About this RNA: A computed fold for a 330-nucleotide RNA from a Burkholderiales bacterium, annotated as Bacterial RNase P class A. It matches the Rfam family "Bacterial RNase P class A". It is annotated as a ribozyme. Its mean pLDDT, the model's own confidence on a scale to 100, is 76. RNAcentral holds the sequence, with entries from ENA. It is recorded under the gene name rnpB.
Parts: sequence; C1' cells; structure tokens
RNA sequence: GAAGCUGGCCAGGCAGCCGCUGUGUGUGGAACAAACCGGGCGGGGCAACCUGUCCGUGCCAUGCGCAGAGGAAAGUCCGGGCUCCACAGGGUAGGGUGACGGGUAACGCCCGUCCGCCGUGAGGCGAGGAACAGGGCCACAGAGACGAGUCCGCCGGGCGCAAGUCCGGCGGGGUGAAACGCGGUAACCUCCACCCGGAGCAACACCGAAUAGGCAAGCGUUGACGCGUCCCGCCGAGCUUGCGGGUAGGUGGCUUGAGCCGUACAGCAAUGUGCGGCCCAGAGGAAUGGCUGUCCACGACAGAACCCGGCUUACCGGCCAGCUUCACCU
Repeated sequence: GAAGCUGGCCAGGCAGCCGCUGUGUGUGGAACAAACCGGGCGGGGCAACCUGUCCGUGCCAUGCGCAGAGGAAAGUCCGGGCUCCACAGGGUAGGGUGACGGGUAACGCCCGUCCGCCGUGAGGCGAGGAACAGGGCCACAGAGACGAGUCCGCCGGGCGCAAGUCCGGCGGGGUGAAACGCGGUAACCUCCACCCGGAGCAACACCGAAUAGGCAAGCGUUGACGCGUCCCGCCGAGCUUGCGGGUAGGUGGCUUGAGCCGUACAGCAAUGUGCGGCCCAGAGGAAUGGCUGUCCACGACAGAACCCGGCUUACCGGCCAGCUUCACCU
C1' cells in the first nucleotide's frame, strides 16, 4: 500500500421565524357530581398498604422556561413483567428444545470449551441426544440402494469332445455420496430427556350522564274488573320521589425502569456486586413538524402506542479499535 476479518460508535450541522404534545410557573375566564391527582390533619398495620376527613386543582385562553422517536420504534418470531380467567394430583393429546459448562427474571438468547464442516489466514457456520425399539426414504448412475442380488472378471465343483452351461464362493473391476458393513438419513415419523394453562392494555380497575327500559314507595289525578253508586280490593295509565344495571363520556393502568452514565472490584467471557451521578416522549383519531438562510462529505432504512430481554429483516454513507493475508521498503 492492497484485499479482508471481528467488535464498537454516528445517522446532516448551525441560525431565524411559525406551529404541535407534555411539564413547571404567572395572568384572565368558566365550572365546582364523583372517581382519579396533589397537599394538610387523623385512625389501623411490623411493613407493603388500607382507611376517614378537609382543602386545592384539573376545564378554556394566553405569556415565559424546559423536554420531545429508533438503531432498528419494523416483523410480531421467541422469552419475561403486569392484568383478568382457569387450576387437587397424575396421565394423555398438542407444541417446543437437545454436545459439555456457565450467565440471566426467563429464553429457542448470550458467553466459554469440545467436536464436525468451510476459509491460506484473522475468522465463520452447525436443532451437535438415540439408527442393535419399530416404520419410512435413499435422486442420477448402476445388475443390485437394505428386500436382496451377480453386469464384467476370478476361484472351486458338476455336465459336455468343445463352444459353453449349471451350482457355490470372492479383500477384484465397473456405477455411485453410500454396494451388504449391525450402511446413511431423526429441521421424516418415532424413541428418550427436559420445558410449556389460556387470553391479552381494545388486558383490567374506578366514576358515570341525557334518553329509553327495570324495581320500589307515594298520590285531593284517571280507566277496566270484583253484583260495584260510595267505601274497599285488585290490575293498568299518568305524575312525583328514590334505587339499580348498562351506554356516551371521563379517570387510572402510562412510564422510575431486570433504567442510563461514570468508576472500582470479581470473572477468560457473557455477567454480577459496590459507590457516585442523572431523569431521558407519554400521545390517544393519536404531538415529536413546516418554511427560509447557510455550510459540508449532499443526508439511507424508516416513526413510539403497556413495558422490558433477545432474534430476524431493512439501511446512503462515515468514524474508531484490534487482528489476518499478500506485495514492497528499511
């Protein structure tokens, strides 16, 4: 210098203007049922937590400050948390996994080692238990693919004058990945060992109108029926009041978490532990954007929807570290 391998990082920058969502704070207005949220004071409990009461606030508009998609937010393929439902135990069905050891909340993930295959190499790939429990399958070629069998050749024997033919055998030839050998194949059935309850945030919980049903009580109202004019009884209508379920709607679940950054220690590593620091979208017909200017290497794949750990797939390019092979120079 060229070609590669492995691991990690970034994902246009800056400025101005106009928006959107959340949050803090201020101002003005509206409303003031509850749940829920925040706060004060109590009660119970070892605690988590449960509970009583009071106050505030939430709504709308607006000023200012702060924050506002990803490495895959994707596929929904595995594994968990959480919620509801189901559940004595065992078996069966069904699904999954499979060397050995470790990590983890768990895994089909990750790490280490062994073995096999690929690569000159750095490295990469591997569902990697069992083929004397049983069944199935083995393309093409080949006579024959697990039932047996003889294409060529050779050996032995029988018959025949001979060509030859029959029987038995073969570490030979030929075909093939494999040729009779306890063959290969189990991401074919199967067997063995181990694991697995179902549905999912449209889960689930709380509050809850208007209107129309339902239940109960009442009435200086009214209709039918009871021999029925009155009283009374009973059935309905109307009105009033109360209760209850559901719907619209509202609220919680919702983002502080197996969290992120730094550091020390343990460990080959995955990872774990200690200490210090940080708070980093929370919408919900669904915000995270638009325009202009400018610079450069001219900008890919693509957008959260309960939350995590993985895997897989998509991706313009750029940067860093370690390593390999080849060529040349010293």